[in-house]
Context: one part of a larger RNA
RNA sequence: UUGGGUUUAAAGGGUCCGUAGGCGGUUCUUUAAGUCAGUGGUGAAAUCCCAGAGCUCAACUCUGGAACUGCCAUUGAAACUGAAGAACUUGAAUAUGGUUGAGGUAGGCGGAAUACGUUAUGUAGCGGUGAAAUGCUUAGAUAUGACACAGAACACCGAUUGCGAAGGCAGCUGACUAAAGUAUAACUGACGCUGAUGAACGAAAGCGUGGGGAGCGAACAGGAUUAGAUACCCUGGUAGUCCACGCCGUAAACGAUGAUUACUCGAUAUUGGCCUUCGGGUCAGUGUCCAAGCGAAAGUAUUAGGGGAUCCACCUGGGGAGUACGAUCGCAAGAUUGAAACUC
Numbered sequence: 001u002u003g004g005g006u007u008u009a010a011a012g013g014g015u016c017c018g019u020a021g022g023c024g025g026u027u028c029u030u031u032a033a034g035u036c037a038g039u040g041g042u043g044a045a046a047u048c049c050c051a052g053a054g055c056u057c058a059a060c061u062c063u064g065g066a067a068c069u070g071c072c073a074u075u076g077a078a079a080c081u082g083a084a085g086a087a088c089u090u091g092a093a094u095a096u097g098g099u100u101g102a103g104g105u106a107g108g109c110g111g112a113a114u115a116c117g118u119u120a121u122g123u124a125g126c127g128g129u130g131a132a133a134u135g136c137u138u139a140g141a142u143a144u145g146a147c148a149c150a151g152a153a154c155a156c157c158g159a160u161u162g163c164g165a166a167g168g169c170a171g172c173u174g175a176c177u178a179a180a181g182u183a184u185a186a187c188u189g190a191c192g193c194u195g196a197u198g199a200a201c202g203a204a205a206g207c208g209u210g211g212g213g214a215g216c217g218a219a220c221a222g223g224a225u226u227a228g229a230u231a232c233c234c235u236g237g238u239a240g241u242c243c244a245c246g247c248c249g250u251a252a253a254c255g256a257u258g259a260u261u262a263c264u265c266g267a268u269a270u271u272g273g274c275c276u277u278c279g280g281g282u283c284a285g286u287g288u289c290c291a292a293g294c295g296a297a298a299g300u301a302u303u304a305g306g307g308g309a310u311c312c313a314c315c316u317g318g319g320g321a322g323u324a325c326g327a328u329c330g331c332a333a334g335a336u337u338g339a340a341a342c343u344c
Stems, first nucleotide, its partner, number of pairs: 003316004007298002012312001014201002017198001021194003025088007033081002035077008049065006091191001092188001094186001095184003099180002103177003107173003110154001114150001117147005125136002162169002206247006215241002220236004258311004263306001266289010293300002317344003326337004
């Protein structure tokens, strides 16, 4: 390299949009670039192959043939691919109707809890643990009531639920905004799929500037435990967690399963729509169980890991190593790309 693979053995890019490229529905007409057939030319000799011959044989050499799978020109064919033209509706998009949801953005509002403050009652403990101690408290704590204020998160509903491309999204409410499925089959008429480079989004932590800071809480301090205890437990507690703007661009970013498409036995539950003779049916989603098949097995099984097609990404023994060097990006942390020697 070919091949074989990518849930768990090495291997699906974090996700989406999309450029080039690759691939692409039905019917008709034309063309003849690909394709196929014929003919001509060329394809040096040697080599290779076949049949003979010459060295005593063989290697070797010689003669003849075939071949040289290619290229060029020309004459035809027209099924398929391409190109040009015409038409179609089932793919795709649009329209209209009612519907669905923690989808998104920036506002407003709410109650419970917690902490702090003031005040009232009240008196000796509180807190914490396996047991304690550090800690708080007669300068009146803990507990109970009232008032005020602050920040963060939204109990119950809540679900095997729902929405979103993924990350993710949950108090209530109006505003703006995006989407999906369904019904009608009205409109366009292949407008599609995938997608290297690229662009956008992307949890948490971290970084920059400015705010905010109740609770929690890396670091840190103290108390315990212990042989030790730079831990687990306890008392405190800074960054952070929150907000705005700007970076970072990574995760077990997981379904460890790329996207799209038509095909393939059933059962049952559930979400949204439509129809219903109320038995159920149908479309789209979300689960569980199971048949064939597949699989090393675990398992999977119309939400495939079955059997086909198209496109992209990735893998090729372990370690060295996601390291070194270089390059690009970044304020930095670092990220992306990514070897070799050597060794088993």